[in-house]
RNA sequence: UGGGUCGGCAAGACGGUCGCGUCGACUGGCAACAGUCGCCGAGGAACGUCCGGGCUCCACAGAGCAGGGCGGUGGGUAACACCCACCCGGAGCAAUCCGCGAGAAAGUGCAACAGAAAGCAAACCGCCGCUGACCUCGGUCGGCGGUAAGGAUGAAACGGUGGUGUAAGAGACCACCAGCGAUUCGGGUGACCGAUCGGCUAGGUAAACCUCGCCCGGAGCAAGGUCAGACAGGGAACGUUGAGGCUGCUCGCCGAGUUCCCGGGUAGACCGCUGGAGGUGUGCGGCAACGUACAUCGUAGAUAGAUGGCCGUCCAGCGUUGCAUCCCCGGAUGCGCGUGAACAGAACCCGGCGUAUCAGCCGGCCCAUUCG
Numbered sequence: 001u002g003g004g005u006c007g008g009c010a011a012g013a014c015g016g017u018c019g020c021g022u023c024g025a026c027u028g029g030c031a032a033c034a035g036u037c038g039c040c041g042a043g044g045a046a047c048g049u050c051c052g053g054g055c056u057c058c059a060c061a062g063a064g065c066a067g068g069g070c071g072g073u074g075g076g077u078a079a080c081a082c083c084c085a086c087c088c089g090g091a092g093c094a095a096u097c098c099g100c101g102a103g104a105a106a107g108u109g110c111a112a113c114a115g116a117a118a119g120c121a122a123a124c125c126g127c128c129g130c131u132g133a134c135c136u137c138g139g140u141c142g143g144c145g146g147u148a149a150g151g152a153u154g155a156a157a158c159g160g161u162g163g164u165g166u167a168a169g170a171g172a173c174c175a176c177c178a179g180c181g182a183u184u185c186g187g188g189u190g191a192c193c194g195a196u197c198g199g200c201u202a203g204g205u206a207a208a209c210c211u212c213g214c215c216c217g218g219a220g221c222a223a224g225g226u227c228a229g230a231c232a233g234g235g236a237a238c239g240u241u242g243a244g245g246c247u248g249c250u251c252g253c254c255g256a257g258u259u260c261c262c263g264g265g266u267a268g269a270c271c272g273c274u275g276g277a278g279g280u281g282u283g284c285g286g287c288a289a290c291g292u293a294c295a296u297c298g299u300a301g302a303u304a305g306a307u308g309g310c311c312g313u314c315c316a317g318c319g320u321u322g323c324a325u326c327c328c329c330g331g332a333u334g335c336g337c338g339u340g341a342a343c344a345g346a347a348c349c350c351g352g353c354g355u356a357u358c359a360g361c362c363g364g365c366c367c368a369u370u371c372g
Base pairs, nucleotide, nucleotide: 001368002367003366004365005364006363007362008361009360012314013313014312015311016310017309018308020041021040023038024037025036026035027034028033043343047354048353050352051351052350053349054348055220056219057218058217062251063250064249065248067216068215069214070213071212072086073085074084075083076082087101088099089098090097091096102211103210107209108208109205110204124151125150126147127146128145129144130143131142132141133140134139159177160176161175162174163173164172178201179200180198181197182196184195185194186193187192224271225270226269227268233262234261235260236259237258238257244254245253278297279296280295281294282293283292284291285290315340317339318338319337320336322335323334324333325332326331327330
């Protein structure tokens, strides 16, 4: 200098003017309300509603089945499918990235075509032994037995390479390698790693059904409460031989209402609603995620739903076929001009994940090349 890879920041500031919202103070008013002043007033994702919770209600949330979720190990957390570290496998020269990561020797299924044969099998071509017939004495056509080393097909053919051996072969035997196994040994909390021994060789697929291990009541702020106010009831069915009790079924528990049709009245105010598993800074512990101690801050709470428009200035970075200066062929500095636009919009709150995105900026690591 170029390329790659990983991570972080950012989403302007100030002043004036006009206009909004909550709250506070003062003034006016019986009150509703109005006026003046003041503090504060959307996000890194507020989006998606994909997970997990806090909180609220329903039985005492009890048991079982069904159903659902997760799936290497250890740790973090209120919890999680999240985060951190490590292990194994794969891609990459590497930094790094990816993984629906338990089980195929419990069972069922699936794999077109090709091929002899795709789960306990199989012999198409071939090789060997014995043997029959014909014969131009080169060979041709059969039968029985052995074989799976060679060839063909296929994504994949019952371990691989090299040798010994054999009639020809074959883990039949040997060396090395791979897989599998072990009351074996060593390291590690563990997943696993290494050594030794064993001739044992048991295709793929579970993001197919399934098996195994762990976890899970349900519904949701339109949850759920308080106050005020108004009204008009009538009929039917079921029900203590059990109505009904917040996914489905069963058991257990509680124990009197439930459903449908016709008709009438009300829709207001307040709470929940913002002090939280909170933010920031420093120290300590930990590889890290994170935890802990001390200090400090008080940062929207609306309810047809506010936070905006205009003007000017500053500042950071960037751009510039504008000008000037300096150094030398491309940079630096100053001035001028332009630019702060994108994605987007709280509605109970929080921790994550996914997605969208503007002018830009900073750093770590890897590879290549060049110079000193």